[in-house]
RNA sequence: GGAGUUGGUUGGACAGUCGCUGUCCACGCUAGCGUGGAGGGAGGAAAGUCCGGGCUCCAUUGGGUAGGGUGCCAGGUAACGCCUGGGAGGCGCGAGCCUACGGAAAGUGCCACAGAAAAUAUACCGCCAAGCCACCUUCGGGUUUCUAGGUAAGGGUGAAAUGGUGCGGUAAGAGCGCACCGCGCUAUCGGCAACGAGAGUGGCAGGGCAAACCCCACCCGGAGCAAGACCAAAUAGGGGGGCAAUGGGUUCGACCCAUACGUGCGGCCCGCACGGUUCCCGGGUAGGUUGCUUGAGGCGCUUGGCGACAGGCGACCCAGAUGAAUGACUGUCCUAGACAGAACCCGGCUUAUAGACCGACUCCACUU
Numbered sequence: 001g002g003a004g005u006u007g008g009u010u011g012g013a014c015a016g017u018c019g020c021u022g023u024c025c026a027c028g029c030u031a032g033c034g035u036g037g038a039g040g041g042a043g044g045a046a047a048g049u050c051c052g053g054g055c056u057c058c059a060u061u062g063g064g065u066a067g068g069g070u071g072c073c074a075g076g077u078a079a080c081g082c083c084u085g086g087g088a089g090g091c092g093c094g095a096g097c098c099u100a101c102g103g104a105a106a107g108u109g110c111c112a113c114a115g116a117a118a119a120u121a122u123a124c125c126g127c128c129a130a131g132c133c134a135c136c137u138u139c140g141g142g143u144u145u146c147u148a149g150g151u152a153a154g155g156g157u158g159a160a161a162u163g164g165u166g167c168g169g170u171a172a173g174a175g176c177g178c179a180c181c182g183c184g185c186u187a188u189c190g191g192c193a194a195c196g197a198g199a200g201u202g203g204c205a206g207g208g209c210a211a212a213c214c215c216c217a218c219c220c221g222g223a224g225c226a227a228g229a230c231c232a233a234a235u236a237g238g239g240g241g242g243c244a245a246u247g248g249g250u251u252c253g254a255c256c257c258a259u260a261c262g263u264g265c266g267g268c269c270c271g272c273a274c275g276g277u278u279c280c281c282g283g284g285u286a287g288g289u290u291g292c293u294u295g296a297g298g299c300g301c302u303u304g305g306c307g308a309c310a311g312g313c314g315a316c317c318c319a320g321a322u323g324a325a326u327g328a329c330u331g332u333c334c335u336a337g338a339c340a341g342a343a344c345c346c347g348g349c350u351u352a353u354a355g356a357c358c359g360a361c362u363c364c365a366c367u368u
């Protein structure tokens, strides 16, 4: 100098004017309005609503079944599918990155095409020896087809073919024997563990798929701030009390019957149905209040820990709207400003993001 890996910070600045929305103080009217002043007012993701928890209501003895989730080990945490550290496997020269990473000998199922065979094993070409017939012959033997066998070295198929390489061995071959590698088992040592190391031992066992059903271990009650709580118009409906048109009956009680009137069935007639007024009570709608932001809070210092994180001390309060505020204009400057807008709260994950800054490390080339 070039090419990379990884961790973190930031996400236009300043000034003026005019607004919007909460809080506090003062004054005025007045009992929530107005005026003035002070101070606060979106994010690292406020997003997706994918996990986990707080909070609220409902359900709930405990346990099981069903259903769902998680799945190497240890730790952190309120909890997690998150984070930290480690192991194993894979990728990269390396810094480093990635991994649904329990069980395939409980059972069931699947493995297209090709191929003899995709899992009770089996044999297409090939290799090998034997037998019959035929042919050749130097009479020792040799060769082709066929028959019933041996073999799995080589070829061929496939994503995958029953450990790999080499030497020996054999008719040809084969863990058939041996060495090394791989694998299983045994104990030892190191480690909390996952696992690792070397040693001994076994010729080696039934290939893969569980992001197929399934088995094993562990975890999980449901709904969500439109949760929930409180106050409480009008109308209709519910309960109770008082009063009540005309005529008649009466046990003298608005107890019973009839009529009239009004409304509805489009109008009219008949017919049918309903219907008095006032006060109180309870539930409850609109509406209002609350839940609502002091919290597993951030910041600084410090202690323990490799770290995630935990403890101690100090000072701080930092949006809370509800048709829903957080804005507009002007000026100056620069690198000319990306993704994007809270709605009960918090911890994560994922996704989007112009540019700028800081730290650690790796590889290559060159110079000293």
Base pairs, nucleotide, nucleotide: 001364002363003362004361005360006359007358008357009356010355012333013332014331015330016329017328018327020041021040023038024037025036026035027034028033029032043339047350048349050348051347052346053345054344055224056223057222058221067220068219069218070217071216072086073085074084075083076082087101088099089098090097091096102215103214107213108212109209110208111207124155125154126151127150128149130147131146134143135142136141163181164180165179166178167177168176182204183202184201185200186199188197189196190195228290229289230288231287238281239280240279241278242277243276245259246258247257248256249255261275262274263273264272265271297316299314300313301312302311303310304309334337